[in-house]
RNA sequence: GGUAGAGGAGCAUUGUUUAAGAGUAAACUGCAGGAUAUGUCAGGCAUAGAAGAACGCAGUCGAAAGGAAACGAUGCCGAAGCUGGAAUGAACCUGAUUCAUUACAGUUGGGCAUGUGGUUAAGAGCCAUAUGACUGUCAUCAGAACUUGAUGGAGAGCUGCC
Numbered sequence: 001g002g003u004a005g006a007g008g009a010g011c012a013u014u015g016u017u018u019a020a021g022a023g024u025a026a027a028c029u030g031c032a033g034g035a036u037a038u039g040u041c042a043g044g045c046a047u048a049g050a051a052g053a054a055c056g057c058a059g060u061c062g063a064a065a066g067g068a069a070a071c072g073a074u075g076c077c078g079a080a081g082c083u084g085g086a087a088u089g090a091a092c093c094u095g096a097u098u099c100a101u102u103a104c105a106g107u108u109g110g111g112c113a114u115g116u117g118g119u120u121a122a123g124a125g126c127c128a129u130a131u132g133a134c135u136g137u138c139a140u141c142a143g144a145a146c147u148u149g150a151u152g153g154a155g156a157g158c159u160g161c162c
Stems, first nucleotide, its partner, number of pairs: 001162005008077001010076009027060005036048004040096005080108005086102006109135002112132008137153006
């Protein structure tokens, strides 16, 4: 350098069903109201509006997305996540912002529990961080039959073969 592997409640994507979202949003009707409202924010532009806007009350009807659980499928073991700037695309136009994709740089071995913060409809989940024990791997030291304990490190690592 190449090749093949290991860590387990392992990682990511995706399909079906179910719950939740929610009797919510939207739409329609009535009462009241009396000039604004909507398109992420600002400016512009566009649409609706005295043939009655916003807000409020009552009634009729009534979703969906992201996310979750279970059962499968596929690809894998920096699997993948997060942060940063860059490029491209989307949200009416411009700017900002947000989202998605690509490569680059940095960072995290892995999952779990708890606390804090953010996100979300949410006591779920996800993200970040701190603490705790657990677990895999390597190094050092001690003990030692198989192997045990202590300390420390990081995946650009570890193991087998060429």